[in-house]
């Protein structure tokens, strides 16, 4: 884009189209094919006439009778816009329906018929004489329920039958002319034989017969085209052909008899599946692909199957016969029926209409005609099913109304939209008029189309979508739920993706969805693809068919090219006009219809054919190279075994061992022998071969390639579907052989296990002969052949030239490497192409299922070859890039290991965590990087938790209103919060209007939340890591991701520096700048200091500022100097000087980033949640629990020690709600008292280890101090839960700590004490300070972590990755399966209806003949051939199903 569509939501009008795609399923009812009286007879009806009959109103009457209208009955004749049945004619073979069958001369297209027919119609010629016998109708009898008959009797024709007539009309046949590719055709012509007719009438005509021609319609034959499957490869007996006959309109095995053995097929026969074909329709740039509704052409069919009859035409939709199934009627004996005609019904289905009107028009049938019939057709109805057209209003209108949605609360959007005002009337509705279609009449449509008028904005808008593709965004709800989804995907509490709303976008009487087709898809590639690694080159050659083919010349004209003609229906499409108001639609003209056919012409190319050529190919002559093949012979080394000697205890084997061998003498060694297999060195990206493959030496036979020569043939070439050959290893069969090796197997190890890797043994096999198998990563993952397209450098086999030689130049054939152009997705290939071209073959078309299943072929088997589908996924894959990773590699670093020192892990206690418990034991932190962490300090408070008691604008903030001080103190109740009362009191400023602060009450806005989410966030922090990295600009390279720079050679602590380099520069990091410490100078000299002077108990004081110290400013260190190494570099090593030497020590400083790392409980904050409570207050309790587990510490286990006594030396700090001297009291903690000090001044403040003595003497102790008791002290409202300290008493575990594990490289570890923050009180913690003060580092193999380069990768959430198989469970599809069952198409046999044909006799028989007896012919019967349906049978194929079973897929 499209549709005969369907479904969902919605729906105003009109025009034109269109409407069972499924059950060719079954059908109630009505209609769809009749007509002709001018073919015929009879009957009925009506009328007329005539005669008659029985009645007979009335009239007259002599009452005897006469007459007698209308009507009635039958008869005869005639008439008729009459009726229906019958005989007869024409038509029911058209029109209408459907698509089951059919893969076919069915259809399309073009031809042929010298092999044919043709009613009605047209034209021409000729003719119609004279007879005959029946039969329906009808009447009678009769059977049957009916349908329908039977018998007898009568009758007509344009019904039927002879006879006459006859033009070469037909048959046969002398003779002659012409024509054709052939069979043959045609014309002329003489005999012989045969065959015709119908009349009707209104007197105009209409019919009949024969012949010829035409037209129309049909029949048959042929070329070409016309779906899929080879897991269908062979098929065919009337089959193929011939001869003869039959049959037909006609040819023909169409049929029959006989003869022959043919015919079709890889250019796809046969079989199976599917299907009506075409014009056309949809799509597409085209080529193509798909479809075959409506309309038109052809075919086939009419419930299923078979058959013929009639006829011009049928093997017949609304005809016949038979069989079958089904339905209906029945009196049970028999009968009837065929909507795939129009309506309609049921059923099926997602789904498809009215039991309408009319023959007015167009057409058809009959008829002379009038006319009749016509569900063809014309119309109407139903359906948005499609296409087209119109409308649902137009203008104005900002207070940008209300409402709604949203909001940053200001606004914004809906939105000129609405309302309002002014207009209009298309459609619909109402009223009036009113066609064409019709040529005289006749109009279903239809009072329709159309026109006019009045009048109201009234009656007329929805659907889908809004994450990207793809135009259009917000809010709420939901919370991996509900749901969405075409693909990607969305949803787990801030969803532009779900649902709703507002808004937006698109289309619009429709809009979406589903289904199907084409396009995009170059994704089956003719136009127009590929095959080294993505899917894809056959394992190899030989070669058949086929394809393709060097050079020159002549001919032909099949292909090819040009022209002319025919055909290519109409409709459709396109172009230009015309008609409906436009359009859709209808219509006129033109173009197109690429094909096919016929003819003419050309001769370049291809082809065919004739003659040449030598360069492709082959042959010859003479050469050299070679693990080419095959047979036979032969050699040495080595292994093993046997025999003998020597010899003694081990050998062997491994990471280490063991099994094994050995005192019955092994291994080792010497000599001799046996046997089998393989051939070291040479040996080489060297040689040979088609590939597989081929290796000692000698030899027989033998294949191929190569160089040279240019003698011979003259395109003999190339490729190669099928076919055939060869074809590693393993395996199989038969027979040998068997040394070594070695599947299976055994044992020993390893291991959690070890059906393995390792070891000791060991059988098939490996070897030989013959025969199979036929596969490999059979690989260059690269088919064969030919030609062309820069070079360089090896090697191998030949030839030529130059040269004295080495060598150089050149030319063929192989075999390698590098490389240009070119190619390639890249990697790469590159004269040995993956380049440029040509020819041929093989193969590919997403992954899995699966190289599986079934079938077939081959094989002894193993198995090989061929080779699917269901189902399932949205990927699978290639090449390259950046990372990450590796029990990959290289280089380097770090208390990383190693070397050391000291710990932890064992004990007791402290502290944190887990767990458990609890009313609560608040919360957070979780490997390193949680666990003496937040917490620099939980008795109340803190406090967030629990129990109980209370409050509700609130404990806290702002605003509004009113009032006024408020507060403090005291009393009562209460656990307290609170409640009540008493007492006291009149705030501040002022421009006098008021304002401010505070308090109370009220009201609502709001407060409040340590409630949730650190995975919504900010900020802050940890970590890799103080590791040396992380990037950018420009340029260059690459299709790109990216690369380069940043890699490389050195060097460094360092991406530090140097050199080199398609890079050149730059930034954040490193370093430096900062602080501190180590040295010196200088300035200054109090509260610091004291050398010298004086003084004191004391730097206490005078004095001084030299020294120490303090704290400002400077200096100093930079590889600066020397030597060596290094590349004349950077730098390194050593040295000098120096307080300090190569960053002097320490600190602060933490790149890009990683871990959804930590924190919503510091703080801030989005969203959610609570609001008489998840907020606030109070009392008490809890965070301190305790079977247990872990982390971090303290104290110890003792003599390098404990205790006691004496005695020496610091630094950093802190202090007024404070530090506190001194004195006194107390054993002590401490108390009392109060000098000094807001500090270089006073105080904390005695530092301790140390040193000097004494004692203890190795023990659970004079070690250790837990635990417990008693008595006290301090802080504080308060020490019970639950503080710290003291004294006395008590005196537990513990005797140096398993596996494992931590810290530390120098003023460090270890050890010793001191201070501070927090703090009323409460450190073994934390943060600082100084004192004493080591040991060790060979080194980088290993463990851990990190950096750079490189390599592999199927990882990218990045190895804590990815991922394989079994097992268990659920579901799905499939294979096998004893079988069971259904169907399809054939075959064989049996039976055989109807029917055609043939035969037949002893039945019957109007026309004709006849000698009157019969005959000809016909009918019925019977028989035979053929044959539908049916039956039987064995096979084939297909489907369903089946206990069980097998693998596969998904979860």
């Nucleotide at each position: 884009g499209a549709u005969g569509a369907a479904c969902g939501c919605u729906g105003g009008c009109g025009g034109c189209g269109u409407g069972c795609u499924u059950a060719a399923c079954a059908c109630a009812u009505g209609c769809a094919a009749g007509u002709c009286g001018a073919a015929c007879g009879a009957a009925g009806c009506a009328c007329a006439u005539a005669a008659g009959g029985a009645c007979g109103a009335g009239u007259c009457u002599u009452c005897g009778g006469a007459u007698g209208a209308a009507g009635c009955c039958g008869u005869a004749u005639g008439u008729g816009a009459c009726u229906g049945a019958g005989u007869g004619g024409c038509g029911g073979a058209c029109g209408g329906g459907u698509g089951a069958g059919u893969a076919a001369c069915g259809c399309g297209u073009g031809g042929g018929u010298a092999a044919c027919c043709u009613g009605c119609c047209u034209c021409a010629c000729a003719c119609a004489g004279g007879g005959g016998g029946a039969u329906a109708a009808c009447a009678g009898u009769u059977g049957g329920a009916a349908a329908c008959g039977a018998c007898c009797g009568c009758u007509a024709a344009u019904a039927c039958c002879g006879c006459a007539u006859a033009a070469c009309c037909c048959g046969c046949u002398a003779g002659g002319g012409g024509c054709g590719c052939a069979u043959g055709c045609u014309c002329c012509g003489g005999a012989c034989g045969g065959a015709a007719a119908a009349g009707a009438u209104u007197a105009a005509u209409c019919g009949g017969u024969g012949u010829g021609a035409g037209a129309u319609g049909g029949a048959c034959c042929c070329g070409c085209g016309u779906c899929u499957g080879a897991u269908u490869a062979g098929c065919c007996a009337g089959u193929u052909g011939g001869c003869a006959g039959g049959g037909u309109a006609a040819c023909g095995g169409c049929c029959u008899a006989c003869c022959a053995a043919g015919g079709c097929g890889a250019c796809g026969a046969u079989c199976a599946g599917u299907a009506g074909c075409c014009g056309a329709c949809c799509u597409g740039a085209g080529a193509g692909g798909g479809u075959g509704a409506u309309c038109g052409g052809c075919c086939a069919c009419a419930u299923u199957g078979g058959a013929a009859c009639u006829g011009a035409g049928a093997c017949a939709c609304g005809g016949u016969c038979c069989a079958a199934a089904c339905u209906c009627c029945u009196a049970c004996g028999g009968g009837a029926g065929g909507c795939a005609g129009c309506a309609g019904u049921g059923g099926g289905g997602a789904a498809u209409a009215u039991u309408g009107c009319a023959c007015a028009a167009u057409g058809g049938g009959g008829g002379a005609a009038a006319c009749c019939c016509u569900g063809a057709u014309g119309c109407a109805g139903c359906g948005a099913c499609g296409c087209c057209g119109c409308g649902u209003g137009a203008g104005u209108g900002a207070a940008g109304a209300a409402g709604u949605a949203u909001u940053u609360c200001g606004g914004u959007a809906u939105g000129u939209a609405a309302a309002g005002c002014u207009c209009u009337a298309u459609c619909a509705g109402c009223a009036g008029g009113g066609a064409a279609g019709a040529u005289a009449a006749u109009g279903a449509c239809g009072g329709u189309a159309c026109c006019u008028g009045a009048g109201u904005a009234a009656g007329a808008a929805g659907c889908c979508c809004c994450g990207g593709c793809u135009a259009a965004c917000u809010a709420c709800g939901u919370g991996c739920c509900a749901g969405c989804a075409g693909c990607c995907g969305c949803g787990g509490u801030a969803a532009u993706a779900c649902g709703u709303a507002g808004g937006a976008g698109g289309c619009a009487a429709g809009c979406g969805u589903u289904a199907u087709c084409c396009g995009g898809a170059a994704u089956g590639a003719c136009u127009g693809g590929g095959c080294g690694u993505a899917a894809a080159g056959g394992g190899u050659g030989c070669g058949u068919a086929g394809g393709u083919g060097g050079u020159u010349u002549g001919a032909c004209a099949a292909g090819u090219u040009g022209g002319u003609a025919g055909c290519g229906u109409a409709a459709c499409u396109c172009c230009g006009g015309g008609g409906c108001u436009c359009a859709a639609c209808c219509u006129c003209g033109g173009a197109u219809c690429u094909a096919c056919u016929a003819c003419c012409a050309a001769a370049a190319c291809u082809g065919u054919u004739g003659g040449g050529c030598u360069u492709g190919a082959g042959u010859g002559c003479a050469g050299g190279a070679g693990g080419g093949g095959u047979g036979a012979a032969u050699g040495g080394a080595a292994u093993u075994c046997c025999u003998a000697g020597u010899g003694u205890a081990g050998c062997g084997g491994u990471g280490a061992a063991a099994u094994g061998c050995g005192u019955a003498g092994a291994u080792a060694u010497u000599a001799g022998g046996a046997g089998g297999a393989a051939c070291a060195c040479c040996a080489g990206u060297g040689g040979c071969g088609a590939a597989g493959g081929c290796g000692g030496c000698c030899u027989g036979c033998u294949g191929g390639a190569c160089g040279a020569u240019g003698a011979c043939u003259g395109a003999c070439g190339u490729u190669g579907a099928g076919g055939c050959u060869c074809g590693a290893a393993a395996g199989c069969g038969u027979g040998g052989g068997g040394a070594g090796c070695a599947a299976a197997c055994a044992g020993g190890a390893u291991u959690a296990g070890a059906u393995a890797c390792c070891c000791u043994g060991g059988u098939a096999g490996u070897c030989c002969a013959c025969g199979c198998c036929g596969u490999a990563a059979a690989c260059g993952a690269u088919g064969a052949a030919u030609a062309c397209u820069a070079g360089g450098u090896g090697u191998u086999g030949g030839g030529g030239g130059c040269u004295g030689a080495a060598g150089c130049c050149u030319u063929c054939g192989g075999u390698g490497c590098c490389g240009c152009a070119g190619c390639a997705a890249a990697c790469g290939c590159a004269a040995u192409a993956a380049g440029u071209a040509u020819u041929c073959c093989a193969c590919c078309u997403g992954g899995g299922g699966a190289g599986u299943a079934c079938g077939u072929u081959c094989g002894c088997a193993a198995g090989a070859a061929u080779g699917a589908a269901a189902c399932u996924c949205a990927a699978a894959g290639g090449a390259a890039u950046u990372g990450a990773c590796g029990g990959g590699g290289g280089c380097c670093c770090g208390c990383a290991c190693a070397a050391g020192c000291g710990g932890u892990g064992g004990a007791g206690c402290a502290u944190g965590u887990g767990g458990u418990u609890u009313a609560a034991u608040u919360c957070g932190a979780a490997g390193c990087a949680a666990c003496g962490c937040g917490a620099a300090g939980a008795a109340c408070c803190u406090u967030a938790c629990c129990a109980g008691g209370u409050c509700u604008u609130g404990a806290c903030a702002u605003c509004u209103u009113u009032u006024g001080a408020c507060a403090a103190u005291c009393c009562u109740a209460g656990a307290g919060a609170u409640a009540g009362g008493a007492c006291u009191u009149u705030c501040c400023c002022u421009u006098c209007g008021g304002g401010g602060a505070c308090a109370a009450a009220a009201u609502g806005a709001c407060a409040g939340g340590u409630g949730g989410u650190g995975c919504a966030u900010g900020g802050u922090u940890g970590u890799c890591g103080u590791c040396a990295g992380c990037u950018c600009g420009u340029g260059u390279c690459g299709u790109g991701a990216g690369a380069u720079g940043u890699u490389g050679g050195g060097u460094u602590a360092a991406g530090u520096c140097c050199c080199g380099c398609a890079a050149c520069g730059a930034g954040c990091g490193c370093a430096a700048c900062c602080c501190u410490u180590a040295u010196u100078g200088u300035u200054a000299g109090u509260u610091g200091c004291c050398a010298g002077c004086a003084u004191u108990a004391a730097g206490u004081u005078g004095g001084g500022c030299a020294c120490u110290c303090u704290a400002g400013c400077a200096a100093g260190a930079c590889u600066g100097c020397c030597g060596g190494u290094g590349a004349c570099a950077a730098a390194c090593c050593g040295g000098a000087g120096g307080a300090a030497g190569g960053u002097g020590g320490g600190g602060a400083u933490g790149a890009c980033g990683u871990c959804a790392a930590a924190u919503c409980a510091u703080c801030a904050u989005g969203c959610c949640c609570c609001u008489u409570a998840u907020g606030a207050c109070c009392u008490g309790g809890g965070c301190u629990a305790c079977a247990c587990a872990c982390g971090u510490g303290c104290u110890a286990c003792a003599a390098u020690g404990g205790a006691c006594g004496g005695u020496a030396c610091a630094a950093c700090g802190a202090g007024u709600c404070g530090c506190a001297a001194g004195a006194c009291c107390g054993c002590g903690a401490g108390g009392u008292u109060u000098a000094g000090c807001a500090a270089a001044u006073c105080u904390c403040u005695u530092a301790a280890a140390g040193c000097c003595g004494u004692u203890c003497u190795c023990a659970g102790u004079u070690c250790g101090g837990a635990u417990u008791g008693u008595a006290g002290g301090c802080u504080g409202c308060a020490a019970c839960u639950c503080g710290c300290c003291u004294a006395c008493a008590u005196g537990a575990a513990g005797u140096c700590g398993g596996a494992a594990u931590c810290g530390c490289u120098a003023g460090u570890a270890a050890u010793c004490g001191c201070g501070g923050a927090u703090c009323a009180g409460c450190a073994u913690g934390c943060c600082g300070c100084g004192g004493u003060g080591a040991a060790u580092a060979c080194g980088u193999u290993c463990c851990c972590g990190g950096g750079c380069c490189u390599u592999g990768u199927a990882c990218a959430c990045a190895c804590c990755g990815c991922c394989c198989g079994u097992c268990a469970c659920a579901c799905c599809a499939u294979g096998a399966g004893a079988g069971u069952u259904u169907g399809u198409a054939a075959c064989a046999c049996c039976c055989a209806a109807a029917g055609c044909c043939g035969g037949u006799g002893g039945g019957g028989u109007a026309a004709c003949c006849u000698u009157u007896u019969g005959g000809a012919g016909c009918c019925a019967g019977c028989c035979g051939u053929c044959u539908a349906a049916g039956g039987u049978g064995g096979g084939a194929c297909a489907g369903a199903u089946g206990a069980u079973u097998a693998g596969g897929g998904u979860g």

A computed fold for a 1451-nucleotide RNA from an uncultured bacterium, annotated as small-subunit ribosomal RNA.
Its mean pLDDT, the model's own confidence on a scale to 100, is 83.